[in-house]
Context: one part of a larger RNA
Order: sequence, then C1' cells, then structure tokens
RNA sequence: UUGGGCUUAAAGCGCUCGUAGCUGGCCGAAGCCGUCUCAUGUAAAAUAUUGGUGCUUAACAUCAAUGCGUGCAUGAGAUACCCUUCGGCUUGGGAGCGGGUGAGGUCAGGAGUACUUAUGGGGGAGGGGUAAAAUCCUGUAAUCCUAUAAGGACUAACGGUGGCGAAGGCGCCUGACCAGAACGCAUUCGACAGUGAGGAGCGAAGGCUAGGAGAACGAAUCGGAUCAGAUACCCGAGUAGCCCUAGCAGUAAAUUAUGCAGACUCUGGUGUUACAAACAUCUCGAAUGUUUGUAGUACCGUAGCGUAAGUGUUAAGUCUGCCGCCUGGGGAGUACGGCCGCUAGGUUGAAACUU
Repeated sequence: UUGGGCUUAAAGCGCUCGUAGCUGGCCGAAGCCGUCUCAUGUAAAAUAUUGGUGCUUAACAUCAAUGCGUGCAUGAGAUACCCUUCGGCUUGGGAGCGGGUGAGGUCAGGAGUACUUAUGGGGGAGGGGUAAAAUCCUGUAAUCCUAUAAGGACUAACGGUGGCGAAGGCGCCUGACCAGAACGCAUUCGACAGUGAGGAGCGAAGGCUAGGAGAACGAAUCGGAUCAGAUACCCGAGUAGCCCUAGCAGUAAAUUAUGCAGACUCUGGUGUUACAAACAUCUCGAAUGUUUGUAGUACCGUAGCGUAAGUGUUAAGUCUGCCGCCUGGGGAGUACGGCCGCUAGGUUGAAACUU
C1' cells in the first nucleotide's frame, strides 16, 4: 500500500537476448470500439428537502410534490484524441557500400626473458634466511662462473584517468575464421520500434567430476622462530589448487554502490581517442599543424537538483515509455516447503519472539 522513494539512509535483477503484456513517428481517407452530446425507458422502499395532516407540542408517524440514485439499456448524432482498416512519407529503426580503427572472441603455429631441474667443465667452504636467529641445503662437492638440454607457466619496457567488449573480462608475434561499434554516403526497406513478467543464454575468483600436465607460486599440513600462549603475522618445506581438455556449478564491494530507451537545457571551459571535412606549411609524405563536425572517454564547472557530500549535456536537472525493487532494527537471507545441483550449496523465502 490510490502515497513516497531506490549513488551514500531500506531499495536497480551481474549482464544480454527475447515471448506475452504495456507503450509507440509524420500526412491523408474511411469506420466509430473507447470518448463526448442529445432523446426515450428504467433507475424498489426507507433516508433527504418543501408543504400539509395526526398524536396537547416536539421528537415521531403519515400524505403529496421535488430531489437523490452520478448507473444501465435502446435509438440518433459529433470525430479532436485513442482504436481499427486502407494508402502514402522519411526524421526512429534495419540493410548496403567506403576507407580507416581496436589487449573484442575462437582455433592453430611461432618467439622471448626469467625460473627450476639434469648433464659436462671451472672452483673449493660455506650457502639460505631474518629485526636477530634457527629449521633447511652443502665434502655423495652446495652457493658461484660457464656450456648444453629438458620442462611448465608467464608475456617486462612500450602502457597512457589510452583502447575494445553487454557484463564477466581482454595485453608477445603471425595466420585463419567469427562478431561489433564509430565516422562518411547523391544507396536501399519504409515504423519494421522501445521496454520486457515468465523463459533462454553468457557469467571473475574459489569449488566439484573425469582425464592429463606440474616450473614458479601456494589454502591445508609439517617443521623453525616470536609470544604468557601463537592453531597467526616472519622463515624453511609443501598437498589440493593455479595450467590444459570435456562437463557441472551460477555466486562477488558482479560498483559508476547510479536499470534500459528517447527528447530537451542560451550555457560553457580544458585534455584525450577514433573517423570525416576544410585550411595552412614544407624536407611533397598513407607528412606535420590549425579549425570545425560526429561518436567515445576524463577533469573543472553555470543554472537546476540534492539533508549534505556532491551531481551537473556521460545528470543525481526537466519530461515520457517500460521493467525490477524498498516500506524500522534484530530474528534472517535463517526455518519449512518447492525448484535446481554429483557435492558444496544456489534460488524462492516466512513466522513466533524481541526491541
């Protein structure tokens, strides 16, 4: 609970696609469902108003008229808006073309430094580690120098409040395939759109199943320290994991703590990225610079908004459409039930009681 809200007080689903639904551009014609007008019928009684009448008066009762009943049905009309049908348009949207652009995705091949291990050579006593130490490694030759080989992971500098992606996320090089956005167009379709309950798909890290791989790192675990204790912080080891393949799981402070789409605002300033156009300069190049436009990404800031912090054309301003969510704290994201899952658990989601 016909209200007010959702950056930070409770509250935007992690993200996208999309069914139903809701909402929907400009012009013309027709219809007339909604809408509006008129007429007729109906719209119980009581109650109400006015005027009578009856109880001694009043309350009360009763009679008549009026009103209410804002409705429904039928008929006749109006056509601005909504709706329906038909026709047209191009601004929304889609398609196409053009040259650029990007860590966008999948797969394959290759490279690089470091690290570890192994082997050969050199060398001969310490090395590691710390605040200090010790555990630890080392005469079966360590650490160190050097040569070669193997292995797995990773991708320094460039690197940038730079870029791309719906989000999660994405960074060595090359190739193949796939996808997207922006800009430009004297191309094309012609409202085909927006949102989206259910639903479907994607979804970091960690986790699970099966099979591989295993260098470094490293939950658990074991030692050494520290300490009153030390199930920690520090040190030495080290299993799962991290990596690959095929599945499952479906959660995060999944954050811009800000849903998506559209329009508007005298505003504005400063960077930067992409594309386009114009101009200028010269060593005439896929050159450099300046200006402008569009799209993105940042900072500052006017009005406005906001309790304030702040926000401010990338709105938290002014409006519109659609969806989701909130309604004191705790109990509790718990219990029970349903659905999903191999497990862990996820999702939906109370109440008593308490304050």
Molecule: small-subunit ribosomal RNA, central domain
Organism: uncultured Microcaldota archaeon